[in-house]
Context: one part of a larger RNA
RNA sequence: UUGGGUUUAAAGGGUCCGUAGGCGGAUUAAUCAGUCAGUGGUGAAAUCUCAUAGCUUAACUAUGAAACUGCCAUUGAUACUGUUAGUCUUGAGUGAUGUUGAAGUUGCUGGAAUGUGUAGUGUAGCGGUGAAAUGCUUAGAUAUUACGCAGAACACCAAUUGCGAAGGCAGGUGACUAAACAUAAACUGACGCUGAUGGACGAAAGCGUGGGGAGCGAACAGGAUUAGAUACCCUGGUAGUCCACGCCGUAAACGAUGGAUACUUGCUGUUGGAUUUUCGGAUUCAGUGGCUAAGCGAAAGUUAUAAGUAUCCCACCUGGGGAGUACGUUCGCAAGAAUGAAACUC
Numbered sequence: 001u002u003g004g005g006u007u008u009a010a011a012g013g014g015u016c017c018g019u020a021g022g023c024g025g026a027u028u029a030a031u032c033a034g035u036c037a038g039u040g041g042u043g044a045a046a047u048c049u050c051a052u053a054g055c056u057u058a059a060c061u062a063u064g065a066a067a068c069u070g071c072c073a074u075u076g077a078u079a080c081u082g083u084u085a086g087u088c089u090u091g092a093g094u095g096a097u098g099u100u101g102a103a104g105u106u107g108c109u110g111g112a113a114u115g116u117g118u119a120g121u122g123u124a125g126c127g128g129u130g131a132a133a134u135g136c137u138u139a140g141a142u143a144u145u146a147c148g149c150a151g152a153a154c155a156c157c158a159a160u161u162g163c164g165a166a167g168g169c170a171g172g173u174g175a176c177u178a179a180a181c182a183u184a185a186a187c188u189g190a191c192g193c194u195g196a197u198g199g200a201c202g203a204a205a206g207c208g209u210g211g212g213g214a215g216c217g218a219a220c221a222g223g224a225u226u227a228g229a230u231a232c233c234c235u236g237g238u239a240g241u242c243c244a245c246g247c248c249g250u251a252a253a254c255g256a257u258g259g260a261u262a263c264u265u266g267c268u269g270u271u272g273g274a275u276u277u278u279c280g281g282a283u284u285c286a287g288u289g290g291c292u293a294a295g296c297g298a299a300a301g302u303u304a305u306a307a308g309u310a311u312c313c314c315a316c317c318u319g320g321g322g323a324g325u326a327c328g329u330u331c332g333c334a335a336g337a338a339u340g341a342a343a344c345u346c
Stems, first nucleotide, its partner, number of pairs: 004317003007300002012314001014201004021194003025088007033081002035077008049065006091191001092188003096183005103177007110154001114150008125136002162169002206247006215241002220236004258313006266291011295302002319346003328339004
C1' cells in the first nucleotide's frame, strides 16, 4: 500500500460556517469525452510461461509458440457517467398564516437570605467539634426589634421538561436580534450533500488594564487530630469568584457514538403544532424518553434519535513503554497551546 477498523479493546476533529475538491433528483434531445465491441499498426532482443531439442542429468543453452494485460489510428454501439440545450417538482430555498421556547445582546426592576452600619431592648456568654481549642465578647457580644447600605445568587414553579451548532442557557419586565416547528401550496427551479487549507464561536482555571468585593475561598496563618499530618475537621483569610474591554483555546469539550440521505417489527410516556371527535379518544408532522422483534455485536448492549441495511464526503487508528516527551516551526504578554519523532526497552 491492499485489506480491516474507530460506544467500552488503538482510533470521530470541541462545535459550526465555508473555499478548492469529491459526490449528486426526474425527464427530453444532441454529442460521443469516459465506457463497450470489431479491425489495422506498434508493443526490439533478452527475461517470464508452455512445448520440444542439445550438453550423461541439472543449472545452462537453442528452436518454436504464447505472452507483453499497453499505446496509436480507424469503424461502429449509446444503456450508464460526462458535456451542451430545454423542460419538471418531489430535494433545497423564498414568501404567507399561526405557534413555541431557561436561544442571544442590552436596559430597567423585585423579594428572601447573608454581611455590615446606626439606634433600642437585654446580660454573660457566643461560636465550633467526635471531643476540643484557636476565634468573638463587660470598650456589652450572641439573641432580638427598627431603619439604612453593599455585593452576589435567583427558593417554590421544576419535570428522563424546554431552547441552542457546540460551549451553554433559569427571579420579573421592556427594546433589539436570531431560530425551529406546523398548515396550505403562492413563488424560484437542483440553487443540493460533504468539506483538506481557512474563518468564527468555544466551560472552568489562568493572564493584562480599570472597577467591584457580601458570601464562598486556592495560597497562607493559627487551633486540633496523628508516630508524623506540608491533609481530611475547626477559626481566620489573599488571589480568585462579579462587571467592562482585550488575551488564552484547552476539558471525561461525553451519547466516550462525525455529517447527510433513503429503507427496515411492535408497545408505551411526554413537549410543540395540525386535523378530527360520540369530548373518552383517534390520526398525523416535528422533537424528547422507556421497553422490545429481526438484524448487528467479543460481550455489555444497540434497535427508526441504530451500534441494522445501503450510498456519498470528511476526520482518525495500526503492540506497550519511551511520549503527547525531545528537536524544529507557528501562535501566545506569560502560563502554555498546536504540530510531533527517534534511540533504547519489553
RNAcentral holds the full RNA, with entries from ENA and SILVA. This is a predicted structure of a 346-nucleotide part of an RNA (small-subunit ribosomal RNA, central domain). The coordinates come from a structure-prediction model, not an experiment, and the mean pLDDT is 87. It matches the Rfam family "Bacterial small subunit ribosomal RNA". Gene Ontology terms of the family: structural constituent of ribosome and ribosome.